[in-house]
RNA sequence: UGAGCUGGCCAGGCGGCCGCGUCGCCCCUCGGGGCGCCGAGGAACGUCCGGGCUCCGCAGGGCAGGGUGAUGGCUAACGGCCACCCGGGGUGACCCGCGGGAAAGUGCCACAGAAAGCAAACCGCCUCCCGGCGUCGCAAGGCGUCGGGCGGUAAGGGUGAAAGGGUGAGGUAAGAGCUCACCGCGCGACUGGUGACAGGAGCGGCACGGUAAACCCCACCCGGAGCAAGGCCGAACAGGAUGCGUUUGAGGGCGGCCCGUCCGAGCAUCUGGGUAGGCUGCUGGAGCCCUGGAGCAAUCCAGGGCCUAGAUGGAUGGCCGCACGGUGCGCAGCGGCAACGCGGCGCACAAGACAGAACCCGGCGUAUCGGCCAGCUCAUCCG
Repeated sequence: UGAGCUGGCCAGGCGGCCGCGUCGCCCCUCGGGGCGCCGAGGAACGUCCGGGCUCCGCAGGGCAGGGUGAUGGCUAACGGCCACCCGGGGUGACCCGCGGGAAAGUGCCACAGAAAGCAAACCGCCUCCCGGCGUCGCAAGGCGUCGGGCGGUAAGGGUGAAAGGGUGAGGUAAGAGCUCACCGCGCGACUGGUGACAGGAGCGGCACGGUAAACCCCACCCGGAGCAAGGCCGAACAGGAUGCGUUUGAGGGCGGCCCGUCCGAGCAUCUGGGUAGGCUGCUGGAGCCCUGGAGCAAUCCAGGGCCUAGAUGGAUGGCCGCACGGUGCGCAGCGGCAACGCGGCGCACAAGACAGAACCCGGCGUAUCGGCCAGCUCAUCCG
């Protein structure tokens, strides 16, 4: 210098004008106005997993159902995170893995192939028997070849994703772990580690295929519903029921009561309905920042500081300007022994994303313009 790997961070800045929401104060014509504070995210998203909170249920145990699945830790909990093991990928930094059990049982393994799970003989190879032909021989018979038969053979061919270890040698009628050497595989005393696991003296001629995101078995975990949870306040009209009342006058007006006076056929209670609606839950919390300590780390502990949205048809936006960063071109310049590096000026271009709280929190997954920082790897060049 180029190409990468891992972890962390930012998500536009400043100014002007217009505008929005909660809260506090003030003003008035009671509906608005003015001033001030505060006002989205790293994912607020998807709602996939876990918890807090709330209501309902619940003696205890079990079945069914669902979930998780190497080991050790962390955590309120998790299917998350950290560390480590094993397997796989990469030259490497590093990355990926739904990673228990197939000698408990059941099922499946299509097509092809002779044979696919108490394996199997299609071609080929080989011994023996029978027959034909050729040839040699005086003959018995030998040799060669063709056809048939009883057998042997897993070396070779062929089928398949997969054919009962691989290579070499011995051996054999031909073959074969049949025997041997090496490699592989299985069991494994012992050693190290908390553990998964690793190493491994020695033993075994090798048997025991795959599939559990098939049923199933094993271990552990799980009650249900969700802020439209839940709590408090609580109408009006129609309709319905009951009671009282219409000259023996219910009820109402005349400032509260009595009298008086006027009007007068409806009035009261319950229901409708704990309905409509309002308030609350509602934001101070497994909270955020800094420092120190324990730990490889996730994380935990201690001290100090901070208050940081609560809308309910749902508020954060728009326009302009300036500087910034990016790319390309041009101009001149500086540093260094070198490879090479650095900033300045001018012009042009495009773009500043993804997306927005709705009870709260921890994760995961997904989307995302551009940029910054730290550590590390590989290749190349210079000294």
Bacterial RNase P class A from Demequina sp. SO4-13, 383 nucleotides, folded computationally. It matches the Rfam family "Bacterial RNase P class A". Rfam classes the family as a ribozyme. The organism belongs to Demequina, within Bacteria. The coordinates come from a structure-prediction model, not an experiment, and the mean pLDDT is 77. The RNAcentral record of the sequence draws on ENA.